[in-house]
c-di-GMP-I riboswitch aptamer from Desulfosarcina alkanivorans, 90 nucleotides, folded computationally. The organism belongs to Desulfosarcina, within Bacteria.

RNA sequence: GAUAAUGGCAAACCGCCCGAAAGAGUGGGACGCAAAGCCACUGGCCUAAAUCUUCUGGAUCGCAGAGGACAAGGUAGCAGGGCCGCCGAA
Repeated sequence: GAUAAUGGCAAACCGCCCGAAAGAGUGGGACGCAAAGCCACUGGCCUAAAUCUUCUGGAUCGCAGAGGACAAGGUAGCAGGGCCGCCGAA
C1' cells in the first nucleotide's frame, strides 16, 4: 500500500468435545481481516469454581439456601505495547 500476483485467516450459526462459567479445541461454514501471525506486559471488557463475606434456616458443621466482593480463569476478532513475517508497481 496498486482494481498487480501468489497465497492466508475465519465472525455468527451447527455437530462433536473440554470447562463451574466466561470461553477454548476440532470439523463444517464465511461476517469480515494487510498482520484476524505470536505474546495477557498495561488499560478495558467477560466469567466467578475456589476463597472471603452478609442474611436466613436447621442447630454447631468441613451444614444448606439466597445475595455481595474477588482472577489466580478468559478475551490478541477491544485498544496500547513487545516479537516475528509474505508480495510489491508508480